[in-house]
Context: one part of a larger RNA
Molecule: large-subunit ribosomal RNA, domain IV
Organism: Pseudomonadota bacterium
């Protein structure tokens, strides 16, 4: 050279997409802890102090032996007192190292924000999340041989339940809340009229010949085909309802005594023109927008503006304590990440043999 360790002067993230990786922290005991908040948390918050060995005092217990009182003849038993030994607590004094949880083993900490409420679950062998699924919501179906699911079929599951049950869809704790459109499409109710299949119904035509006729034809009963009017559901058409069904929620023009802007008017279309709340946003193309914070220096944070190329209200919308091997910014600690390397430990490669 390579692995895998261990120290490291000065500096400390300069490194780097990114503190990746290694440090730091670290156990008991005290002390002390914000904002916030579902009052339960947060919280081991943060941020401090202590810790080894011997003496010696005292407090609180466990055991063990003895004394003396008491009642009494004794013996149990009781009060009080002392001594051995033992746990454990407080205090004072002493002593030793650099260092006392001396080894092992054992949280780095803080603040802003995004998404999911949490614990779960997941792509066996590249993905562990913000996706799944979750209490809860809500819709819609079932009235029981239930719906629904399996199976040619019996059966069976649903379930030895019964609408407070079960099965399907969407949403996803909690809060506050969820707006306008039934034109189109599905869904459900309707039945008056339209349409309309099979059948039914046969008018009416043909085929086929007894028989009639010189012929040309004509042509009964049967039998066969073919078939009009006309009666014939459901669907669709219609009529209505439904959006936590599938989905949609405009455009141009003009106006206020500086400008600027436009409450306010005018057209036009349209089923109806996006409401609250949020908005350069997991969403902003133009763009590193534009102000304002952090930095000496900020395409990324963060807090506002709103010109939303193309948020938006259960394919939810806006909030939130707590949680998170999720993302993202910042800082204090602390570091061979780095400035810049360097010595040592092993193990391997390489010469040589």
């Nucleotide at each position: 050279c390579u692995c895998u360790c261990g120290u490291u002067a000065a500096g400390g993230a300069a490194c780097u997409a990114g503190g990746c990786a290694a440090u730091c922290u670290g156990a008991c005991c005290c002390c002390g802890u914000a904002a916030c908040u579902u009052c339960g948390g947060g919280a081991g918050a943060a941020g401090g102090g202590g810790u080894g060995c011997c003496c010696c005092g005292g407090g609180a217990g466990g055991u063990u032996c003895c004394g003396a009182c008491u009642u009494g003849a004794a013996a149990c038993g009781g009060u009080c007192g002392g001594g051995g030994u033992u746990u454990u607590c407080c205090g004072g004094g002493g002593u030793c190292g650099c260092a006392g949880c001396a080894a092992a083993g054992c949280g780095g900490c803080u603040c802003g924000a995004g998404c999911g409420a949490c614990u779960g679950u997941u792509u066996a062998c590249c993905a562990a999340a913000a996706a799944c699924a979750c209490a809860g919501g809500u819709c819609u179906c079932u009235g029981c041989g239930a719906a629904g699911g399996u199976g040619a079929a019996a059966g069976c599951c649903g379930a030895c339940g019964u609408a407070u049950a079960g099965g399907g869809g969407c949403u996803g704790a909690c809060g506050c809340c969820u707006g306008c459109c039934c034109a189109a499409u599905g869904c459900c109710a309707g039945a008056a009229g339209g349409u309309u299949a099979a059948g039914g119904g046969g008018a009416g035509c043909g085929g086929u010949u007894a028989g009639c006729g010189c012929a040309a034809g004509c042509g009964a009963c049967g039998c066969c085909g073919c078939a009009a009017a006309c009666c014939g559901a459901a669907g669709c058409c219609c009529u209505g309802g439904u959006g936590a069904a599938u989905g949609g929620c405009g455009g141009c023009c003009g106006u206020a005594a500086c400008u600027a802007u436009a409450a306010c008017g005018g057209u036009c279309c349209u089923a109806a023109g996006g409401u609250a709340g949020c908005g350069a946003a997991a969403u902003u193309c133009c763009u590193u927008g534009u102000c304002g914070g952090g930095u000496a220096a900020g395409u990324u944070c963060c807090g506002a503006c709103c010109u939303g190329c193309a948020c938006g209200a259960a394919u939810g919308g806006c909030g939130u304590a707590a949680c998170g091997a999720c993302u993202u910014g910042a800082g204090c600690g602390c570091u061979g990440u780095c400035u810049c390397a360097a010595c040592g430990a092993g193990a391997g490669g390489c010469u040589c043999g």